[in-house]
């Protein structure tokens, strides 16, 4: 020595900058809600705004005149005179300058601290001396008058003194003659004595004055000053001084901040902070300053005077109108103002004060009390048992759980608070004296009796559930929260924190290291002036002296008390009181003292800087003077039809000869190679040779000089394009502008063409991304390597790049040319916009530059880095993904779905791929969810309770049915412990059913999709602060993250294969009603066919090529060859995808209906759009006849042969069969007939008419057949869609659902059976790597500006109205001091006239208010305007961000609706590809 905590909030996560917010502590405080008690404290922060009333300053009678009343004594006829005692007025003396208030003024005349001296002081203390002798007035009272409303005011008669004056005398001063000058008062008593009284010296203590050091912001206040600054000199003061005159000089202050503006009383202290410190100045203590405002001054020891005086000003009150009064910012109180702040209260008992000899008068000072939870501190509001864990409440999973030992109940206390007795200290003195107050305390009685709220409960930040509500109402300090399941809103149980309080709210410190002194930073966050040259200032090598200002140490003196502190006492305790201590303490003043360090003095030194002299590189600089290429224009000539431009075009030029080509002349601007990362210059910048002139660098040498340095506020010089005056100049290039194209527009990119401009002279301006976005100096601190320039070849030196170690850095990075370690000096920077703007000043011909802000608004903006995800970025790679091929769709007639539409209804859902011949593998009733209409109401369906009954079955009426009535007929199924139970049905009434209703954005569980794409994780390990990375990149390979290899990785998971079916060729075995002889009753198992099982294919073999490896390629062999072909399997996840109508669910909703039946109708409507299909448009076909050949599947309520009737469709009848019975005819193909390109013998919609089947039923609404009708359609616009082999393309044929079917759909069989792939630039989708990014709802992002529209604050603004503080000029009240004719006066003088002296009056001087006049500053207001800023969904475009699609950004110019373009210079803070350099390895 006792002291130092963080969290939220920017992103999909990270680290960093940085603001905002929050926890914490205080407060003279205000509200809301609540409230038992004490104790001790504070109590108008606003209006210094205005005040009704009362009190707050008086006292001495022993200074002194008097009046009144009472008494006493004597005395009474009257008068007078002596004495007691209380009040009153006035002279006088003292106080009134304290104490009380309040904070407007004042940035210094004040205030703090420590110093000083030119002079002063009343009361008090002490010493020393004194008081001699005169004098004249006069006030009140009384008497008599006057004036007046009052307030007051005047005169006359008088009178006194501690109340005025004179003379004397000390001290003082001297030229020693003299000059000049002061004061006094007494009173009381019989007396002693005593209390004053004058002077002079000293204390004490009180005022003054004067330098010194601190004492808030603004430079968008840079100059102020005229008694201003000195000097001698008068004057004036208590005293000093320009304080005041007059004369001289011309000086003072000011960037270390004058002057002016604003804002404020200082201080001890309080508050806050670990501390430096930051903020404040209440209560109580010092000081100043005021007292309606302003000026003035008398008095007096002190005042320029809060309760005095005069005078002016604004208020306000009385008047009889003529004139008067008044000042609460003393205590109370009142009005107002305001979010706010007490009684018109006892008492001088105690503490202080004024007077006074004492008694004592007086005191709103003060000591009390009253009101106020307004602080702080203390106390209570009950203690111990008590589970039936009560009742109720709130939650539930319905089981309990909480409230909660809490209550109830039982025993026990009595602080509190009520009553009742008893009572203090505070009183100091012999003695009386207590507001407070019957207070404090202290004894006693009874009864738990009189006493608990406020605030949170989403995170920060302890504390949770239910209810309602529904982006509504509301919360919110800050991230927010709340759109039908809210721990954030309201309520309610319950919890948490404090507690007679508790939350808000205002303000201050802290947290905020967020202005950094301690303690910050400037390469990308915000910040290094464009450069340089230097004034002030600031810092400054080396050694020895000297002094000692800094610095150190040590002593004295202050630093007020209170307050804080630390141990003590004293109120029961604390709060609060006392009274000691040390500390607070640092500081300042003064004295001794050290001498390392800075500063200073003296003298040196040479290594910093400077010079000298010889060399040496350079696009340094300015002037001249030459040059040759190449554009253009003109001449000549050759020579013909185009030439030039684009992505393509077109404007343009050209037969009046272009372009091309060749010769020559003009004229202007830049200077190809060489050229580099090189050179040079302070920066800008600089580049054809040559020449002159000149600054600066390097290097070597000896000399000289001897700190002469570094920095650098102001300040002065350069200073790129652009631009701006005046002259000259003009080949090319080109903003502006013309035109032509591109476009939805094109005011742009592209093209033709062009003028300022680009050059030059002389001046101007003063900026760039003027960057290495890094200020200069200095000194240190690993290598390695290129390069310049010198070289005795060894190398050095000052430069100019790269790598990279330590270290720094938030990280990229920086790294001896530091962003490293350190000194020294300048500059700048403190959330994002608003804004580099407004507004004022400076500059400039303007354009414009530099300085440069606030209202207001936001949480956030921002750096570097990570993963993703996108690019109209790259690199690799795959897929019917495009090419190459076949065939379609889009036209057409139909069939289906969907959408609109329309209906009483057309229930519902699915909506790009990845809905639409889907959910539905089949709507005529049913289905059916929809509609209209008729009914049911514990229900059609389940379970439990309760009564009754076997159940089944039939008939009749009504109805459209559903039902409703009525009746026939039947009676006792099972089991039994013999009570009953079971099934089953009917009644009634309760729990309940029941919803295809609603939310797939509450949810399972299924499924689509990317995608059969080849990816996505994990442990452990290493990297990085982290996020994350790495492993999963690379380097071959595969179809595959498949496998090889290499590597900080080593393994492993889910996917990928492969394992499963089906196919294909074979073995084996089984064999019927199948095959096969054989022929009519048996035979074989060889083939067909059929089930079953097994082996086959693995780059296994050979040759190439490769790393001797994955592996690829060619070949053999095999039925098959490199995953054989085919399905089935679908990672981690994406799309709140789809589905509550398959189903299952959670909440919400209906419950004589949204639930259940029934009849009918609709899902089938029909102007239209779209999608999927089916038939065709025809001769590779259609027709006539004949002829052949499958595979797979169904089939007893079903397929159904053969026969018989029908042109058919079907009808009758009805044999058959456990693989071969039927469905069944396979068609396309093959022979064959007719048709020759036609709307046709093509096509077959459409209609009419005759039938057939199913079915209860065919009208809305089936399907089949015969016969007759015979539409559109000749191959299809833009687009687009499938298929790589038994495929596409084509023929047919089967089947599930199903009475039948609207089946041209779906899902399967087999039969014929092609073309084509050079290849991967481009399109789609996908994967891996790598880039950029202002996205991360992730490019369907994001985001700029105009323009309209609401709000908000702001600038101009023709002006209007206000404050302020100053000038100039008028203006002149009080008042001082000067003069003052007249005037007018008691003390003195003078015999007296009269003088002296004093008063009054006037007189300019000074000098407040008010006035005028011009200007300064600074505030309200304004028509109309000008930007900005906000604000769910409003125009236009799309500039930016990806190469953002014309890379973007900076300065300047022009232009344009906007975002912008363009031109000229510059920058990388551009991708992407080339070449150069460099780096790392070999």
């Nucleotide at each position: 020595a006792u002291g130092g905590a963080g969290a939220g909030u920017u992103u999909g996560a990270u680290c960093c900058u940085g603001g905002c917010u929050c926890a914490g502590g205080a407060u003279g405080a205000a509200c809301g809600c609540u409230a038992g008690c004490g104790g001790u404290a504070u109590g108008c922060u606003u209006a210094a705004c205005a005040c009704a009333u009362g009190c707050a300053a008086g006292u001495c009678a022993u200074a002194c005149u008097u009046u009144u009343u009472a008494g006493u004594a004597a005395a009474u006829g009257g008068g007078g005179g002596u004495u007691u005692a209380a009040a009153a007025a006035g002279u006088g003396g003292c106080g009134c300058a304290c104490g009380g208030g309040u904070g407007a003024g004042u940035a210094a005349a004040g205030c703090a601290c420590a110093a000083g001296a030119a002079a002063u002081c009343a009361c008090c203390c002490u010493c020393a001396g004194g008081a001699g002798a005169g004098g004249g007035a006069u006030a009140a009272a009384a008497a008599a008058a006057a004036u007046u409303a009052a307030a007051u005011u005047u005169u006359u008669u008088a009178u006194a003194a501690u109340a005025c004056c004179u003379c004397g005398u000390a001290g003082u001063c001297u030229g020693a003659g003299g000059a000049g000058c002061a004061a006094a008062a007494g009173g009381a008593g019989u007396a002693a004595u005593u209390c004053g009284c004058c002077u002079g010296a000293g204390g004490a203590g009180a005022a003054u004055c004067u330098g010194g050091u601190g004492u808030c912001u603004g430079a968008u206040u840079a100059g102020c000053u005229a008694g201003u600054u000195g000097u001698a000199g008068a004057g004036g003061c208590a005293a000093u001084a320009g304080c005041u005159c007059a004369a001289c000089a011309a000086g003072g202050c000011a960037a270390u901040g004058a002057u002016c503006a604003g804002u404020a009383g200082c201080u001890g202290g309080u508050c806050u902070g670990a501390g430096a410190a930051g903020a404040u100045g209440a209560u109580c203590a010092g000081c100043c300053a005021c007292a309606u405002u302003g000026g003035g001054a008398c008095u007096g020891a002190g005042a320029c005077a809060c309760g005095g005086c005069c005078c002016a000003u604004a208020c306000u009150c009385c008047u009889g109108c003529g004139g008067g009064g008044g000042g609460c910012a003393g205590c109370a109180g009142u009005g107002g103002g305001g979010a706010a702040u007490u009684u018109u209260u006892c008492g001088c008992a105690a503490u202080g004060g004024g007077c006074a000899a004492c008694a004592g008068c007086c005191u709103g000072a003060c000591g009390g009390a009253g009101c106020a939870a307004u602080a702080c501190c203390g106390c209570g509001u009950g203690g111990a048992g008590g589970u039936a864990g009560a009742a109720g409440g709130c939650c539930u999973u319905a089981u309990g759980g909480u409230c909660g030992u809490a209550a109830a109940c039982u025993c026990c206390u009595u602080u509190u608070a009520u009553c009742g007795g008893a009572g203090a200290a505070g009183a100091a003195u012999u003695g009386a004296u207590g507001a407070c107050g019957g207070u404090a305390u202290c004894c006693g009685a009874g009864g738990a009796a009189u006493a608990a709220g406020c605030a949170u409960c989403g995170g920060c930040u302890a504390a949770c559930u239910c209810u309602g509500u529904g982006c509504c109402a509301g919360c919110a300090g800050c991230c927010g929260c709340g759109g039908u399941a809210a721990g954030a809103c309201a309520g309610a149980g319950g919890a948490u924190g404090c507690a007679a309080g508790u939350g808000u709210u205002a303000u201050c410190c802290g947290g905020a290291a967020u202005u950094a002194u301690u303690g910050g930073g400037c390469g990308u966050a915000a910040a290094g002036c464009g450069u340089a040259u230097g004034u002030a200032g600031g810092u400054g090598g080396u050694u020895u002296u000297a002094a000692a200002a800094g610095u150190c140490c040590g002593a004295u003196g202050u630093a007020a008390a209170a307050u804080a502190c630390u141990g003590a006492g004293g109120c029961u305790c604390a709060a609060c009181c006392u009274a000691a201590g040390a500390u607070a303490a640092a500081g300042c003043a003064u004295c001794a003292g050290a001498a390392a360090c800075u500063g200073u003095u003296a003298a040196g030194c040479u290594u910093g800087a400077g010079u000298u002299u010889g060399g040496u590189a350079g696009g340094g600089g300015c002037a001249g003077a030459g040059g040759g290429a190449a554009u253009u224009u003109c001449c000549u000539a050759u020579g013909u039809a185009g030439c030039g431009g684009u992505u393509a075009a077109a404007u343009g030029u050209g037969u009046a000869g272009a372009u091309a080509u060749a010769g020559g002349a003009a004229g202007g601007a830049a200077c190809a190679c060489c050229a580099a990362a090189a050179g040079c210059g302070a920066a800008a910048g600089c580049a054809c040779u040559c020449u002159g002139c000149u600054g600066g660098g390097c290097u070597a040498a000896u000399a000289c000089u001897g700190a002469c340095a570094c920095u650098g506020a102001g300040a002065u010089a350069c200073g790129a394009a652009a631009g701006c005056u005046a002259g000259g100049g003009u080949a090319g290039c080109c903003a502006a502008u013309g035109g032509g194209a591109u476009u939805a527009g094109a005011u742009a990119c592209c093209c033709c063409a062009g003028u300022a401009g680009u050059c030059u002279u002389a001046g101007c301006u003063g900026u760039a991304a003027a960057c290495u976005c890094u200020g200069g100096a200095u000194a240190c601190u690993a290598u390695g390597c290129a390069u310049g320039u010198a070289u005795u070849a060894g190398u050095g030196c000052a430069g100019u790049g790269c790598u990279a170690u330590a270290g720094c850095u938030a990280a990229c990075g920086c790294g001896u040319u530091a962003a490293g370690u350190a000194u020294c000096c300048c500059g700048c920077c403190u959330g994002g916009g608003g804004a580099g703007u407004a507004c004022g000043u400076u500059c400039g011909c303007a354009a414009g530059a530099a300085u440069g802000a606030a209202a207001c608004u936001c949480a956030a903006a921002g750096g570097a880095a990570u993963u993703g995800a996108c690019g109209g970025g790259g690199g690799c790679u795959c897929g019917c993904a495009c090419a190459a091929g076949c065939g379609g769709u889009g036209g057409a007639g139909c069939a289906u779905g969907u959408g609109g539409u329309u209906u009483a209804a057309u229930u519902c859902g699915a909506u790009g791929c990845a809905a639409a011949g889907c959910g539905a593998a089949g709507a005529a009733c049913c289905u059916u969810a929809c509609c209209a209409g008729g009914g049911c109401u514990u229900g059609a369906c389940a379970u439990g309770c309760c009564g009754u009954g076997a159940a089944u079955a039939c008939u009749c009426u009504u109805g459209a049915a559903a039902u409703a009535g009525a009746g026939u007929g039947g009676u006792a199924u099972c089991c039994u412990u013999a009570g009953g139970g079971a099934a089953c049905g009917c009644g009634u009434g309760c729990a309940c059913a029941g919803g295809u209703g609603g939310u797939g954005c509450a949810u399972g569980g299924c499924u689509g999709u990317c995608g059969u794409c080849a990816g996505u994780u994990c442990g452990u390990g290493c990297c990085g602060u982290a996020a994350g990375g790495u492993g999963u990149u690379g380097g071959g390979u595969u179809a595959a993250u498949u496998c090889c290899u290499g590597c900080a990785a080593c393994g492993a998971a889910c996917g990928c294969a492969a394992c499963c079916c089906u196919u294909a060729a074979g073995u084996u075995u089984a064999g019927u009603u199948g095959c096969c002889a054989a022929c009519u009753u048996u035979g074989g198992a060889a083939c067909c066919c059929u089930g079953a099982a097994c082996a086959u294919a693995c780059u296994g073999c050979c040759g190439g090529c490769g790393a001797u490896g994955a592996g690829c390629u060619g070949g053999a062999g095999g039925a098959a060859g490199g995953u054989g072909a085919g399905g089935a399997u679908g990672a981690c996840g994406u799309c709140a995808a789809g589905u509550c109508a398959u189903c299952a669910u959670g909440c919400c909703c209906c419950u004589u209906a949204u639930g259940c039946u029934c009849u009918g109708g609709g899902c089938g409507a029909c102007a239209c759009a779209c999608g999927u299909g089916c038939u065709a448009c025809a001769a590779u076909g259609g027709u006539u006849g004949g002829g052949a050949c499958a595979a797979a599947g169904g089939g007893u309520c079903a397929c159904a042969a053969u026969c018989c009737c029908g042109c058919g469709a079907g009808g009758g009848g009805g044999a058959g069969a456990u693989a071969a019975c039927u469905c069944a005819a396979a068609a396309a193909c093959c022979c064959u007939u007719c048709c020759a390109c036609a709307g046709u013998u093509c096509g077959g919609a459409u209609u009419g008419u005759a039938g057939g089947c199913u079915g209860c039923a065919a009208u809305u609404c089936g399907c089949c057949u015969g016969c007759a009708u015979g539409a559109a359609g000749u191959u299809g616009g833009a687009a687009u869609c499938g298929c790589u082999a038994g495929u596409a393309a084509u023929c047919a044929c089967c089947g599930g659902u199903c009475a039948g079917c609207c089946a041209u759909a779906c899902g399967g069989u087999g039969g014929u059976g092609a073309a084509u792939a050079c290849g991967u630039u481009a399109c789609c989708g996908g994967g891996c790597c790598u880039u950029g990014u202002a996205c991360a709802c992730a490019c369907c992002g994001c985001c700029c500006g105009u323009c309209a529209c609401a709000c908000u604050a702001u600038g101009g603004g023709a002006g209007c109205u206000g404050g302020c503080a100053a000038u100039a000029c008028u203006a002149g009240a009080a008042g001082a001091a000067a003069u003052u004719a007249a005037c007018u006066u008691a003390a003195c003088c003078g015999a007296a006239a009269g003088g002296a002296g004093g008063g009054a009056u006037a007189u300019g001087u000074c000098a407040a208010a008010g006035g005028u006049a011009a200007g300064g500053c600074u505030g309200g207001u304004g028509a109309c305007u000008g930007g900005a800023g906000u604000g769910a969904a409003g125009u236009c475009g799309u500039a930016a961000c990806a190469a953002g699609g014309u890379a973007g950004c900076c300065g300047u110019a022009c232009u344009g609706g906007a975002a912008g373009g363009u031109g000229c210079g510059g920058c990388u803070g551009g991708a992407u590809a080339a070449c150069c350099u460099c780096c790392u390895u070999u």